[in-house]
Context: one part of a larger RNA
Formats: sequence, C1' cells, structure tokens
RNA sequence: GAGUAACGAUAAUGGGGGUGAGAAGCCCCCACGCCGAAAGCCCAAGGUUUCCUGCGCAACGUUAAUCGGCGCAGGGUUAGUCGGCCCCUAAGGCGAGGCCGAAAGGCGUAGUCGAUGGGAAGCAGGUUAAUAUUCCUGCACCAACUGUUACUGCGAUGGGGGGACGGAGAAGGCUAGGUCAUCCGGGCGAUGGUUGUCCCGGUAUAAGCGUGUAGGGAGGCGCUCCAGGCAAAUCCGGAGCGUCAAUUCCGAGACGUGAUGUCGAGUCUCCACGGAGACGAAGUGAUUGAUGCCAAGCUUCCAGGAAAAGCCUCUAAGCUUCAGGUAACAGGUGACCGUACCCCAAACCGACACAGGUGGGCUGGGAGAGAAUCCCAAGGCGCUU
Repeated sequence: GAGUAACGAUAAUGGGGGUGAGAAGCCCCCACGCCGAAAGCCCAAGGUUUCCUGCGCAACGUUAAUCGGCGCAGGGUUAGUCGGCCCCUAAGGCGAGGCCGAAAGGCGUAGUCGAUGGGAAGCAGGUUAAUAUUCCUGCACCAACUGUUACUGCGAUGGGGGGACGGAGAAGGCUAGGUCAUCCGGGCGAUGGUUGUCCCGGUAUAAGCGUGUAGGGAGGCGCUCCAGGCAAAUCCGGAGCGUCAAUUCCGAGACGUGAUGUCGAGUCUCCACGGAGACGAAGUGAUUGAUGCCAAGCUUCCAGGAAAAGCCUCUAAGCUUCAGGUAACAGGUGACCGUACCCCAAACCGACACAGGUGGGCUGGGAGAGAAUCCCAAGGCGCUU
C1' cells in the first nucleotide's frame, strides 16, 4: 500500500421465547422464502469414528459463537437367509514337468488363482441417544449331517442335458403407484357467508403356504435297431414302427390363508415437558396405470451375439444282507469377516468447510408428449459475516 480488496453462488429473512459473562448466526416456537428426476431417500467406490451423549472454546470455522465434521471423555456397529468368505469360471495372472535364453529371465502344458458374471434360503411390525432384513415379537424358509420308518441298483474327477446369454420392434395380460368415490373419526368458523352437493384427517398390511390362471415353450408315450458322444450306458444323438390327441414344462397376477395378528385417525392417563403408558373407528369399490413383472418370452434382422460349477440324467471301476439311493418325519448344526456415519458431498477426488468432478437404485401431485419446464407433497434447506 491499507483498515483498502476480499469474507466463495443474489434461495431471504423477520419476530417471540430459552440458554448464557456475552446471542444477527446456538436451541424451541411462529411467520416468510428456496429445492423438490433434488438442494429428498437408499446403495457401491472412497473416507475411517467424522456417528451418539456429556463437558469445553485456546487453536480450527474467512465474522461472533454459548454452536460445530473442532478439543477432552464416555458410549455405539449384534446376521444360517443382506454382502463377502465358500463353490464355479471370464479377460488376465501365476505356472510342476517342458521348450527357449550367456545369465537375469521369457513362453507355456497339466493345474492353480482371478468378479465386474453364474450358484441354497426372510418377510412384516416394534425397539435405541446412537444398530437393525442382524436385537425383540409374529409368521417363514434353506442346506448338509444324524436318527427312525417305508421302499429301493447304487456309484464319477467320465458321457449327455441344462445353466446359456445379440440388436431392433410390436402386441397382450398384470401389478406397484396415482386419482375419485365409499366408509370411519373429527370440525361448524374471532371477518360478510358456511348443517352442506361443506371442510379436515384416515381408509394400511409382507415373505411364506395353498390354488395353478392370462400367457409362453416342447408334440407326448411305448417298442425295435445303430460304424456317433475317445471305455460303458437304460442317458444324449440317428433310423424305423406303434399308439394317444393330447401330454408335459415354465408361468406374472388374482383369490384364500398368513391375520381373533400388526398397524391405524384419534381418545384417555401420567409427566421431570424430553417423553412414557393404555385404549383404538373405518380398514371397501371403481377408474387410471408404468420405463416394473409375465419375459433371457414373441416377431424380425445380420454383424450371429462368455465360460464353468451348482442342478438333472447315464453308465465305468467298484460295492451289492452292508454301503449307497429315494420319500416322510424328528433332532441338533449353520463358523469367520463387513455392518457406526458421510456418500452429487463441509466427511470421497480437487493443498481449503473450494460455485469443479464422482457409478447404480427409488423418485408422489397439478399442467404437460415428457425424467423438459413452472408450481407444490414427503423430506431437506435459507448456502458461516
């Protein structure tokens, strides 16, 4: 220079009360304003205690601070079913032997790792200051093991099936959700009107189990034969004959049950004014309707669209009073790791409480073709002078 520029989006504040040494900024209430395909809610990544409570205000906070993602202390993350671990493989990595190389090392078979993919099983409600598909309540489900009973050809690292997949397009059936009505409870106006075709609020309920529908796929069953599936096969494949017009598989949703439960507007009681407890009405219909489900379906096109295991089936060696298998019932078992909190952000990546960047899911109402745009709900904020 200079007490100058600046104090980081022009979404916006005002009033009352409280606390306190001190209040524009903290807490409570009222009003106003802003977002609302987000500036709301839930995950992944990343962060790693920032979460909750008490006590503090030196420093940090672009001002003050009684406040804080700050300091100190204490507390907090509960799982057979969510995710991982586990089983399986992809690109790719490693790689016994092996090949190559002067060495270091390179490549690579068998293998072995490797999710961003495939593989068993949980929903609703309640609860904490802070966790919950984890705790509690209610109702479920799965796997292997053991036992009992009944029946019985069982058996794999091998064969086969299946898993199993592209783009685009179209139609149908549904549901979530929405809207209106119905029903239930309440209200009758501090200012002219409001007992009415009035106003306000509510009208909720899962997995599972039963039934097997709209719809979709494959013709089904039996017998005989066979140079194929590296051995075998009753399986798959191929050929032939017979028979039946169906058979079988998949399959949303609805309905019933779950539920004499839970929730529920509200009412009542107590209160330390934070809250706690008890009781509890109605709980239906129509309409609209998805980008969700049926559906990896259907139609069509050429560029022709992972693999392996779990699963089903077939036999080989072998076992064949056994073992093993199938079915029902019963019993116990289900370890370990993650789980707090932020997550379009003041907690991640940007040296900062930085107008930048950051993958996925949900996403209500009015107007609208719409996830545009404007206004609003739930919810969250008014961006720290």
Large-subunit ribosomal RNA, domain III from a hot springs metagenome, 385 nucleotides, folded computationally.
Model confidence (mean pLDDT): 85 of 100.
The full RNA is in RNAcentral, with records from SILVA.
Its Rfam family is "Bacterial large subunit ribosomal RNA".